Small-subunit ribosomal RNA, central domain from Aphanizomenon sp., 342 nucleotides, folded computationally.

Context: one part of a larger RNA
RNA sequence: UUGGGCGUAAAGCGUCUGUAGGUGGUCUAGAAAGUCUACUGUUAAAUCCCAGGGCUCAACCUUGGUUCAGCAGUAGAGCACUUCUAGACUUGAGUGCGGUAGAGGUAGAGGGAAUCCCUAGCGUAACAGUGAAAUGUGUAGAUUUUAGGGAGAACACCAGCGGCGAAGGCGCUCUACUGGGCCGAGACUGACACUGAGAGACGAAAGCUUGAGGAGAGAAUCGGAUUAGAUACCCGAGUAUUUCAAGCUGUAAACGAUGGAAACUAAGUGCUGCCGAAAGCAGUGCUGUAGCUAACGCGUUAAGUUUCCCGCCUGGGGAGUAUGCUCGCAAGAGUGAAACUC
Numbered sequence: 001u002u003g004g005g006c007g008u009a010a011a012g013c014g015u016c017u018g019u020a021g022g023u024g025g026u027c028u029a030g031a032a033a034g035u036c037u038a039c040u041g042u043u044a045a046a047u048c049c050c051a052g053g054g055c056u057c058a059a060c061c062u063u064g065g066u067u068c069a070g071c072a073g074u075a076g077a078g079c080a081c082u083u084c085u086a087g088a089c090u091u092g093a094g095u096g097c098g099g100u101a102g103a104g105g106u107a108g109a110g111g112g113a114a115u116c117c118c119u120a121g122c123g124u125a126a127c128a129g130u131g132a133a134a135u136g137u138g139u140a141g142a143u144u145u146u147a148g149g150g151a152g153a154a155c156a157c158c159a160g161c162g163g164c165g166a167a168g169g170c171g172c173u174c175u176a177c178u179g180g181g182c183c184g185a186g187a188c189u190g191a192c193a194c195u196g197a198g199a200g201a202c203g204a205a206a207g208c209u210u211g212a213g214g215a216g217a218g219a220a221u222c223g224g225a226u227u228a229g230a231u232a233c234c235c236g237a238g239u240a241u242u243u244c245a246a247g248c249u250g251u252a253a254a255c256g257a258u259g260g261a262a263a264c265u266a267a268g269u270g271c272u273g274c275c276g277a278a279a280g281c282a283g284u285g286c287u288g289u290a291g292c293u294a295a296c297g298c299g300u301u302a303a304g305u306u307u308c309c310c311g312c313c314u315g316g317g318g319a320g321u322a323u324g325c326u327c328g329c330a331a332g333a334g335u336g337a338a339a340c341u342c
Base pairs, nucleotide, nucleotide: 004313005312006311007296008295012310014202015201016200017199021195022194023193025089026088027087028086029085030084031083033082034081035077036076037075038074039073040072041071042070043069049065050064051063052062053061054060092192093189094188095187097184098183099182100181104178105177106176107175108174109173110172111155115151116150117149118148119147120146121145126137127136163170164169207248208247209246210245211244212243216242217241221237222236223235224234259309260308261307262306263305264304267287268286269285270284271283272282273281274280291298292297315342316341317340324335325334326333327332
């Protein structure tokens, strides 16, 4: 370099936007860069190959010769395809119009149940906890119960292999602002498209900084048990944290372990949205044919059949380590070897 792969064997960036680049719908005309044809030059000799010759043969030596192909130049071809230029089109894409579903986002306001605390009343000896206990709470009146007040966090039922979002994720109610989708009709633009190295944005939890808050839960920690021990499982406490605001971090089994876009390829059966309630379109599930797959399984939401673009893989360990660089307050993150060994 060619060839092979990426659901589970190594391998899809966590997700999106988008620069360069790559790729790109239909028709007409022109150009002739790619493409195709012919010729010329060149691609040293030796070697290879073909036809001969010489050593008794062969190896070996030697004479002659061509094709193919590359590059450059010249002359042409224009049936095609790619490209370029000009013009046109509407199916791709987008804008506008009319509808519509939704835990999509941000901010503000409000609500009830529960928990805990405080105050007061009732009331008396227990409560709590466990496999059993004990630590713990309680005659300084607890637990219980009633009334009042306060605090913080989460929003039961509805709730659904339901919905929305690019992913992370999103669930009490109302209001304001705001993003996207789908459907219908078909007014407008006229290829404006797809992908996307670098780059940028978002990105659970934990963690960090500053300030606020702190009910419940609860790493660490301290007690009580258990045990041979028990730095655990169980119990009683309990700090950070969990909450909010502003910043940072940038990672996850960030999973469908399945990159994005487009086209085509049996059926059957649920749900959701539009809806003329038929059909259809869009989405989300199950079973399953062909086909694919090592098998499991996938199967119009493909892991089938094809095209385009990106990312990634190349035996196990060493190792996601060392080193360098970049980023970060730090924790660390990104990039990322080799020796050696099996």

The full RNA is in RNAcentral, with records from ENA and SILVA. The organism belongs to Aphanizomenon, within Bacteria. Its mean pLDDT, the model's own confidence on a scale to 100, is 87.